[in-house]
RNA sequence: GCGAGGUUAGUACAGGGGUAGUACAUCUCCUUCCCAAGGAGACGACGCGAGUUCGAGUCUCGUACCUCGCU
Numbered sequence: 001g002c003g004a005g006g007u008u009a010g011u012a013c014a015g016g017g018g019u020a021g022u023a024c025a026u027c028u029c030c031u032u033c034c035c036a037a038g039g040a041g042a043c044g045a046c047g048c049g050a051g052u053u054c055g056a057g058u059c060u061c062g063u064a065c066c067u068c069g070c071u
Stems, first nucleotide, its partner, number of pairs: 001070007010024004018054001026042005047063005
């Protein structure tokens, strides 16, 4: 230098055009004499900039970072 993949909640991951989800974690409540376990609920996120579209986490282009391959 070229190519491929990845970037979504504090963490690990789903979601591939129409309300952004799960698990763990955090907080609150219930249960218990207390803790743990268990149950119910809450908080919290689409790397960045453009484009397409009625509508973009999703498609296209650029860009940043990470991983892998080629040279």
This is a predicted structure of a 71-nucleotide RNA (transfer RNA) from a Candidatus Dojkabacteria bacterium. The organism belongs to Candidatus Dojkabacteria, within Bacteria. It matches the Rfam family "tRNA". Rfam's curators write: Transfer RNA (tRNA) molecules are approximately 80 nucleotides in length. Rfam classes the family as a transfer RNA.